Description: A computed fold for a 370-nucleotide RNA from an Alphaproteobacteria bacterium, annotated as Bacterial RNase P class A. It matches the Rfam family "Bacterial RNase P class A". Gene Ontology terms of the family: ribonuclease P activity, dimeric ribonuclease P complex and tRNA processing. Of the family's consensus pairs, 96% are formed in the model. The source organism's lineage runs through Bacteria, Pseudomonadati, Pseudomonadota and Alphaproteobacteria. The gene name in the source record is rnpB. Its mean pLDDT, the model's own confidence on a scale to 100, is 80.
[in-house]
RNA sequence: CCAGGCGGCCGGAUGGCCGCGCGCGGGCAAUGGGGAAACCCGUCCGCGUGAGGAAAGUCCGGGCUCCACGGAAGUACGGUGCCGGUUAACGGCCGGCGGGGGCGACCCCAGGGAAAGUGCCACAGAAAGGAAACCGCCCCUCAAAGGGGGUAAGGGUGAAAGGGUGCGGUAAGAGCGCACCGCGCCUCCGGCAACGGCGGCGGCACGGCAAACCCCACCGGGAGCAAGACCGAGUAGGGACGGCAUAUGGCGCACUUCCGCGCCGCUGUCCGGGUGGGUCGCGCGAGGCGUUCGGCGACGGGCGUCCCAGAUGAAUGGCCAUCUCCCGCGCAAGCGGGGACAGAACCCGGCUUACAGGCCGCCUGGCAUU
Numbered sequence: 001c002c003a004g005g006c007g008g009c010c011g012g013a014u015g016g017c018c019g020c021g022c023g024c025g026g027g028c029a030a031u032g033g034g035g036a037a038a039c040c041c042g043u044c045c046g047c048g049u050g051a052g053g054a055a056a057g058u059c060c061g062g063g064c065u066c067c068a069c070g071g072a073a074g075u076a077c078g079g080u081g082c083c084g085g086u087u088a089a090c091g092g093c094c095g096g097c098g099g100g101g102g103c104g105a106c107c108c109c110a111g112g113g114a115a116a117g118u119g120c121c122a123c124a125g126a127a128a129g130g131a132a133a134c135c136g137c138c139c140c141u142c143a144a145a146g147g148g149g150g151u152a153a154g155g156g157u158g159a160a161a162g163g164g165u166g167c168g169g170u171a172a173g174a175g176c177g178c179a180c181c182g183c184g185c186c187u188c189c190g191g192c193a194a195c196g197g198c199g200g201c202g203g204c205a206c207g208g209c210a211a212a213c214c215c216c217a218c219c220g221g222g223a224g225c226a227a228g229a230c231c232g233a234g235u236a237g238g239g240a241c242g243g244c245a246u247a248u249g250g251c252g253c254a255c256u257u258c259c260g261c262g263c264c265g266c267u268g269u270c271c272g273g274g275u276g277g278g279u280c281g282c283g284c285g286a287g288g289c290g291u292u293c294g295g296c297g298a299c300g301g302g303c304g305u306c307c308c309a310g311a312u313g314a315a316u317g318g319c320c321a322u323c324u325c326c327c328g329c330g331c332a333a334g335c336g337g338g339g340a341c342a343g344a345a346c347c348c349g350g351c352u353u354a355c356a357g358g359c360c361g362c363c364u365g366g367c368a369u370u
Stems, first nucleotide, its partner, number of pairs: 001366010012323007020050009032041003052341001056352002059350005064224004077220005082096005097111001098109004112215002117213002119209003134155002136151006163181006182204001183202004188197003228280004238271007249264005287306008324339006
């Protein structure tokens, strides 16, 4: 210098003017204004503060709130799935293990169980799982065509053909025998474990698929800030106590007749629940920053320091100047245009997705030079 891997960070800067939300302080405005009430607040000035790394998708986990719930175990359903750690918790993260890819830095993997059972393996192919003879090879028979038998070494089909390579063996072959590799089992050693290693045994039995059913282990009450709490109109409906009316009516007091009582009507006052409305929930938190200690790390402990949006028709904006970055034009001075993705709404930890441009650190491969 070129090509690449991993991790972290920024997300235009400064100043001026005008404006907006929230908080605090001060002046003015009151017998104030709006409203039934609850409750809310005008104007001027000053100070402070005011989106994100993803505020997004709402995928996972928690806090908080209400509802349900005696304990334990189980069934069903859903989720997770190598091992160890981390955490409030997780399907996240960290460190390992195994497998795969890359020369390498490094990257990727739903990665438990296929000798519990069931099922599936398309097309092609003779045969798709306790097999199979299509071609070929070998033996026998036959004059020949053909027929009978052996054979999974070779060909062909397929994603996959019942261990691989070599030597021996054989009529040709075949774990038929042997060596090495693979596979399975056992002992020992290392490791908390996943797993790895040495040795021995077994002639090979157990093809693949569990993001097919299933089995095993572990986890899991439901709903969500429109949660929920409080204050509390009108209308409709409910209740209590009165007033009026009280019928020749209807209903009830088991039935029939009569009598009696109550209710059904109108109206007044009061009560309670809910809706609209309002207030709270709602910003001190698994909090940020710095430092130190423990740990490979995720993370944890200590100390110091800071207070950091809380709207609800919903603020977080606009203009100008200088600079910066990008694009275009120009020999140049410069001119013109543009500033990614996006935008809080109860909060937090993750994951995923979007993103112009830029910065930093560590590492790998190659080339050149010393």